Two RNAs folded together computationally: RNase P RNA and transfer RNA, 447 nucleotides in total.
Rfam match: Bacterial RNase P class A. Rfam classes the family as a ribozyme.
Its mean pLDDT, the model's own confidence on a scale to 100, is 79.
[in-house]
RNA sequence: AAAGCCGCCCGGGCGGCCGCUGCCCAGUCCCGCGAGGGACGGGGGAGAGGAAAGUCCGAACUCCAUAGGGCAGGGUGCUGGGUAACGCCCAGGGGGGGCGACCCCACGGAAAGUGCCACAGAGAACAUACCGCCCCUAAAAGGGCAAGGGUGAAAAGGCGAGGUAAGAGCUCACCGCCCCGGUGGCGACACUCGGGGGCAAGGCAAACCCCACCCGGAGCAAGACCAAAUAGGGGGACAUUUGAGGGCUGGCCGCCCGAAGUCCCCGGGUCAGGUCGCUAAAGGCGUCGGGUAACCGCCGCCGUAGAGGAAUGGCCGCCGCCCGUCCUAACGGACGGGUACAGAAUUCGGCUUACAGGGCGGCUUUGGGC
RNA sequence: CGGGGCGUAGCGCAGCCCGGUAGCGCACUGCGUUCGGGACGCAGGGGUCGGAGGUUCAAAUCCUCUCGCCCCGACCA
Numbered sequence: 001a002a003a004g005c006c007g008c009c010c011g012g013g014c015g016g017c018c019g020c021u022g023c024c025c026a027g028u029c030c031c032g033c034g035a036g037g038g039a040c041g042g043g044g045g046a047g048a049g050g051a052a053a054g055u056c057c058g059a060a061c062u063c064c065a066u067a068g069g070g071c072a073g074g075g076u077g078c079u080g081g082g083u084a085a086c087g088c089c090c091a092g093g094g095g096g097g098g099c100g101a102c103c104c105c106a107c108g109g110a111a112a113g114u115g116c117c118a119c120a121g122a123g124a125a126c127a128u129a130c131c132g133c134c135c136c137u138a139a140a141a142g143g144g145c146a147a148g149g150g151u152g153a154a155a156a157g158g159c160g161a162g163g164u165a166a167g168a169g170c171u172c173a174c175c176g177c178c179c180c181g182g183u184g185g186c187g188a189c190a191c192u193c194g195g196g197g198g199c200a201a202g203g204c205a206a207a208c209c210c211c212a213c214c215c216g217g218a219g220c221a222a223g224a225c226c227a228a229a230u231a232g233g234g235g236g237a238c239a240u241u242u243g244a245g246g247g248c249u250g251g252c253c254g255c256c257c258g259a260a261g262u263c264c265c266c267g268g269g270u271c272a273g274g275u276c277g278c279u280a281a282a283g284g285c286g287u288c289g290g291g292u293a294a295c296c297g298c299c300g301c302c303g304u305a306g307a308g309g310a311a312u313g314g315c316c317g318c319c320g321c322c323c324g325u326c327c328u329a330a331c332g333g334a335c336g337g338g339u340a341c342a343g344a345a346u347u348c349g350g351c352u353u354a355c356a357g358g359g360c361g362g363c364u365u366u367g368g369g370c
Numbered sequence: 371c372g373g374g375g376c377g378u379a380g381c382g383c384a385g386c387c388c389g390g391u392a393g394c395g396c397a398c399u400g401c402g403u404u405c406g407g408g409a410c411g412c413a414g415g416g417g418u419c420g421g422a423g424g425u426u427c428a429a430a431u432c433c434u435c436u437c438g439c440c441c442c443g444a445c446c447a
Stems, first nucleotide, its partner, number of pairs: 001366010012319007020047002023044003027040005049341001053352002056350005061219004068253002071250001073215005078092005093107001094105004108210002113208002115204003130149002132145004157175002160172003176199001177197005182191003223276004233266006245257003268446003283302004288297003320339008371443007380396004390427001398414005420436005
């Protein structure tokens, strides 16, 4: 210098003018039967993100039993740890890719069972003999073989030697595989360790299934309080103690509510009224300590939207950043263009997806120079 | 905001659960029939299954991500 790999961060700044939505302080007025709400101007102070998104996981919170027991169903799947929890994160093991930095893996079980393996091929799972090789023979028929060819995604370990009529783990050496033991490791697992076995146990579990572990349901339109209105209407079903129905995926048991109603349909009412839930949270930042790390502990500091048709915006000027063209020996300058993805709606922890452009740190390979 | 479903030929749908040939009806094209048209009969064309990735020998079908469309959900009584 070129080509790459990994981690983290930013994602416009300043000023002027005009606006928007909440909160606090005091005030004037209006609306509503009411609960309460609204308008105006004054002062103070606040106002989107790294993904607020997809709603894919996990929780908090609320109601239904303080969430109970089986079955069914669903999810996860190497080991150890982190965490409130997780399908997330960290570290390690194994496998695969890359020269390398490094990256990827739903990675339990196929010698528990069932099932599938289309077409091609002679034979597709305790399977076969099409071409072929060998013996016999004049030839055919017959017998032996599984080394070579062919089919296929997949065909009875690989290679060499011996052996044989030809061959074959038939025998042997080396490599591979399986089983048992030993050693190391918490463990997954590893081993230049010892012994045994001629080799069986083809693939698919993101097929059914088996094993281990986890999962009750619904969701802030949860739920609580207040206020108002009606045709407090009509029809149907099941009940009234032998108890309907409800407790929001199926079914059984159990429990609770339910001494009379409950559920469904049609119709009706509420300007789909007001307040709370509603933002301080498993919160952020920093020092120190523990831990390889994820993370945890102690102390200090900070105070950060809460509107429900829904605010966080628009214009101008200057600057920044990037791209193109031109000028310049160069520094640099002029002109033009661009400045993303998107946007809170109960709240967190993750994952995934989208994103103009830029910055910082560490590392690898190749080439050149000293 | 929350919950659920769908995407296959021009249109409406099946196939997906349990993976191997993508099919049905209407529409379209040609021929026959008819004086001509319709109807009818015969023959035929047209798809990569919304998109991307993965599992598998093999994916419309199984898994993950993503795009688009549709439906439902207030309270009182």